[in-house]
RNA sequence: GCCUCGAUAGCUCAGCUUGGUAGAGCGUUUGCUUGGUAAGCAAAAGGUCGCGUGUUCAAUUCACGCUCGAGGCU
Repeated sequence: GCCUCGAUAGCUCAGCUUGGUAGAGCGUUUGCUUGGUAAGCAAAAGGUCGCGUGUUCAAUUCACGCUCGAGGCU
């Protein structure tokens, strides 16, 4: 220098291909349960979907550029 993949909740990830209200598990908080913990059950909070531009009525999703990370080729 070139190619491929990835960046989404505090953590690990799905969703993107096929555009139409952003989800799961774990964790956190609160409540129930218990003599008290743990476990279990219920609920809640938590997101500029890496950054920018474009296409579109509408972009996490499509196009282009950039940043960062992983791998490969030379």
Molecule: transfer RNA
Organism: Candidatus Aenigmatarchaeota archaeon